Transfer RNA from a Nitriliruptorales bacterium, 74 nucleotides, folded computationally. Its mean pLDDT, the model's own confidence on a scale to 100, is 80. The sequence was found in a public genome assembly. It matches the Rfam family "tRNA". Rfam classes the family as a transfer RNA.
């Protein structure tokens, strides 16, 4: 240099054909439970959906460009 794939919560990952309010398990915090811990039960914090832009009444989801990984060609 050309091309494919990936980027959503602290990790690991789901989000279906664009629809209303973005989840899950594990970590986490507080609270029951116990003589204490562990487990278990119950709440609860946490998010510029990688960045920018466009398309649309409406984008995590579509298109464009950029970044960063990972892969394939030459």
């Nucleotide at each position: 240099g050309g091309g494919g794939c990936g980027u959503u919560a602290g990790c690991u990952c789901a989000g279906u054909u664009g629809g209303c309010u973005a989840g899950a398990g594990c970590g986490c915090u507080u609270g029951c439970u116990c003589g204490a811990c562990a487990c278990g039960c119950a709440a609860g914090a946490g998010g510029u959906c990688a960045g920018a832009g466009g398309u649309u009444c409406g984008a995590g989801u579509c298109c464009u460009c950029u970044a960063c990984g990972c892969c394939c060609c030459a």